[in-house]
Order: sequence, then structure tokens, then C1' cells
RNA sequence: GGCGCGGUAGCCAAGUGGUAAGGCAGCUGUCUGCAAAACAGCAAUUCGGCGGUUCAAAUCCGCCCCGCGCCUCCA
Repeated sequence: GGCGCGGUAGCCAAGUGGUAAGGCAGCUGUCUGCAAAACAGCAAUUCGGCGGUUCAAAUCCGCCCCGCGCCUCCA
């Protein structure tokens, strides 16, 4: 340098055009003498960044950044 896969909440992770499942952690409530446990609820105005397509983009397209793998070249 080329190709492929990936980047989603503090962590892990699903979702591949119709508007973000789930688990752990956190916070609030119920319960309890206080806790723990259990149960219920809340938290992403947004999915690596910018731009484009579209009525609508995490999802499609382009460029860039980061990580992993394979291949190639030079020394």
C1' cells in the first nucleotide's frame, strides 16, 4: 500500500431503511428496624467523525480516524 471484518450507554451486546432488544453496573421507588436480596421504574434526543442519497439512515454511498486479521512491496 491492497482486501476483509469491526467501532452502538460506564462495560458487554442485538438490531443491516420505518425511528435503539437484552445482560452487568448506576440512580429512584416498593419491601426492611437498617441493609442485602427480590420486584418495579429511570437513564442513548442518538449508534467513531464529516458529507451525501431518501419522506425517513445505527442501517445505503463517499472520504477520513481507530482496532483486528490476511496479502503484497521495500529495507
Molecule: transfer RNA
Organism: uncultured bacterium